A computed fold for a 72-nucleotide RNA from a marine sediment metagenome, annotated as transfer RNA. It matches the Rfam family "tRNA". Model confidence (mean pLDDT): 80 of 100. The RNAcentral record of the sequence draws on MGnify.
């Protein structure tokens, strides 16, 4: 300098182009326990970024960052 892969809650992981983006973990709140721990109920947090195509994009196209990996 070229490819080809990959970005989703604080962390890991899910989601044919169509649901209010799901679950585990975590934090906060209760609840229950003499207390702690375990358990149960709620709640809080997420599609890397700018564009396109679609009636409709986490998903398809194109650029950009950034990571991995192979070529020179």
């Nucleotide at each position: 300098g070229c490819g080809c892969c990959g970005a989703u809650c604080g962390u890991c992981u899910a989601a044919u182009g169509g649901c209010u983006a799901g679950g585990a973990u975590u934090u906060c709140a209760g609840c229950c326990u003499u207390c702690c721990a375990a358990g149960c109920u709620g709640a809080a947090g997420g599609u890397c970024c700018g564009g396109g195509u679609u009636c409709g994009a986490a998903u398809c196209c194109c650029g950009g960052u950034c990571g991995g990996c192979g070529c020179a």